[in-house]
RNA sequence: UGAGUCAUUCGGGUGACCGCAGUGCAGAGAUGCAUUGAGGAAAGUCGGGACUUCACAGGGCACAGUGCUGGCGAGAGCCAGGUCGGGGCGACCUGACGGACAGUGCAACAGAGAGCAAACCGCCGAUGGAUGGAGACAUCACAGGCAAGGGUGAAACGGUGCGGUAAGAGCGCACCAGCACCGGCAGCGAUGCCGGUGGCUAGGUAAACCCCACUGGAAGCAAGGCCAAGCAGGGGGUGGGCUGCCCGCCCGCCGUACGGCAACCCCCGGGUAGGCCGCAGAGAUGGAUGGUCACCACCCACCUCGUGGGCACAGAAUCCCGCUUACAGAAUGGCUCACCGU
Numbered sequence: 001u002g003a004g005u006c007a008u009u010c011g012g013g014u015g016a017c018c019g020c021a022g023u024g025c026a027g028a029g030a031u032g033c034a035u036u037g038a039g040g041a042a043a044g045u046c047g048g049g050a051c052u053u054c055a056c057a058g059g060g061c062a063c064a065g066u067g068c069u070g071g072c073g074a075g076a077g078c079c080a081g082g083u084c085g086g087g088g089c090g091a092c093c094u095g096a097c098g099g100a101c102a103g104u105g106c107a108a109c110a111g112a113g114a115g116c117a118a119a120c121c122g123c124c125g126a127u128g129g130a131u132g133g134a135g136a137c138a139u140c141a142c143a144g145g146c147a148a149g150g151g152u153g154a155a156a157c158g159g160u161g162c163g164g165u166a167a168g169a170g171c172g173c174a175c176c177a178g179c180a181c182c183g184g185c186a187g188c189g190a191u192g193c194c195g196g197u198g199g200c201u202a203g204g205u206a207a208a209c210c211c212c213a214c215u216g217g218a219a220g221c222a223a224g225g226c227c228a229a230g231c232a233g234g235g236g237g238u239g240g241g242c243u244g245c246c247c248g249c250c251c252g253c254c255g256u257a258c259g260g261c262a263a264c265c266c267c268c269g270g271g272u273a274g275g276c277c278g279c280a281g282a283g284a285u286g287g288a289u290g291g292u293c294a295c296c297a298c299c300c301a302c303c304u305c306g307u308g309g310g311c312a313c314a315g316a317a318u319c320c321c322g323c324u325u326a327c328a329g330a331a332u333g334g335c336u337c338a339c340c341g342u
Stems, first nucleotide, its partner, number of pairs: 001338010012296007020037007039313001043324002046322005051220004058247004063216005068081005082097006098211002103209002105205002120150002122146003127143002129140004158176006177201002179198008224277004233268006239251004252261004298310005
């Protein structure tokens, strides 16, 4: 000097004219004056909460979410780390992470065989058998033995070597890998490192069902509250409520049981539907926050102090906190790489 990477901040400003909505003041009114007026994501509607309603309190189930460690947090989530894996020269980026020894399931095709299995090509045939031989022995490969060699496959019952065996096999041994147990060191911990013993050595998959632990009542501002307007009934069912189910709890009126009314639900049919609150430092409600011009800031190019062009994503609707997505450009800082100079 350039490129990259991580974190943070900004992402337009000023003035004039005209226009729009809210609020305040003045006016009988028309209207006038003043003042305020969209974001870092306002977006997606994904998550949690505030708030509202369901009369009160509780338990269980279903269902849903979370799931390595530590910390913060009501929670969503955030910060820092660990292990395994992927990308990058690097700084860094990124995926997963409770349990497979509770059980069930799944893995095409190929292959003998894909979960306590299995013999296709093969190896042996010590022992038994058949044949030949006087016998020693030879042949056959029947019985029987093997899974070391070859093959199939994404994956085939640890790897290499030596011994052993009829031929073989962790059958034994050495070294290595994994696993289990014991001990030590570092760390809050996940975990890492070191040492010892053991021949123990067959998985994968749980965003497959499932099991374990923790958390969670439901619905949502079109929640909900107040005022106004209007009314026409008919039929059926059941007690109703605690916004999924069960327990539990609670709640009526009139007559003796039983019945009726109320209440709730369904079907047919008739009538009315306006306003206020909820609602805010913008507060609309068919939904305002705009248009034009000039200058400035920033970016690019060039014919050098000027000219031309450009200026992202995008628009509040009860509020707050997160997550995810989109984004021209600018500023600051840390780190990495390359080149040059000293």
Bacterial RNase P class A from an Actinomycetota bacterium, 342 nucleotides, folded computationally.
Model confidence (mean pLDDT): 77 of 100.
The sequence was found by an Rfam model in a public genome assembly.
It matches the Rfam family "Bacterial RNase P class A". Gene Ontology terms of the family: dimeric ribonuclease P complex, tRNA processing and ribonuclease P activity.